[in-house]
């Protein structure tokens, strides 16, 4: 240089056009003499950036950026 895949919560990942979820972590409460475990509840998202298609885009298309893998 060429090709492929990925980018969503603090972390690991779902979500296949109609206003985004789980587990873990963190905060609070209950439980305990205290801690852990368990239970309840809350918070936390400009869905990598820009543009296009569409009534409507996390989702489809294009370009860019970052990273992984293959290859020269």
């Nucleotide at each position: 240089g060429g090709g492929u895949a990925u980018a969503u919560a603090g972390c690991u990942c779902a979500g296949u056009g109609g206003u985004a979820g789980a587990g873990c972590a963190c905060a609070u409460g209950c439980u305990u003499g205290g801690g852990g475990u368990g239970c309840a509840c809350a918070a936390g998202g400009u869905c990598c950036u820009g543009g296009g298609u569409u009534c409507a885009a996390u989702u489809c298309c294009c370009a860019g950026u970052a990273c992984c893998c293959c290859u020269g």
This is a predicted structure of a 72-nucleotide RNA (transfer RNA) from Camelus ferus. Its mean pLDDT, the model's own confidence on a scale to 100, is 83. RNAcentral records the identical sequence in 2 taxa. It matches the Rfam family "tRNA". Its family is annotated with triplet codon-amino acid adaptor activity in the Gene Ontology. Rfam describes the family as follows. Transfer RNA (tRNA) molecules are approximately 80 nucleotides in length.